[in-house]
This is a predicted structure of a 73-nucleotide RNA (transfer RNA) from a Propionibacteriales bacterium. Its mean pLDDT, the model's own confidence on a scale to 100, is 83. The organism belongs to Propionibacteriales, within Bacteria. It matches the Rfam family "tRNA". By type it is a transfer RNA.

């Protein structure tokens, strides 16, 4: 410099035919227990990295950045 792949909750990822966003794990209450651990319930927590386009509607399609990773010279 050239091509590619990733960017989603505190973390680890899911979400592909565009239609008001999920799981585990972790925090927070409840129950249980003589407590405390495990376990069962249950709540929070997210401007989907930015910015523009395209549609009635974008996490999802298109384009430009940023940041991370790989390949080629």
């Nucleotide at each position: 410099g050239c091509c590619g792949c990733c960017u989603u909750a505190g973390c680890u990822c899911a979400g592909u035919c565009g239609g008001u966003a999920g799981a585990g794990c972790g925090a927070c209450g409840c129950u249980c227990u003589c407590g405390u651990a495990a376990a069962g319930c249950g709540u929070a927590g997210g401007u989907c990295u930015g910015g523009g386009g395209u549609u009635c509607g974008a996490u999802u399609c298109c384009c430009c950045a940023a940041g991370g990773c790989g390949g080629c010279u």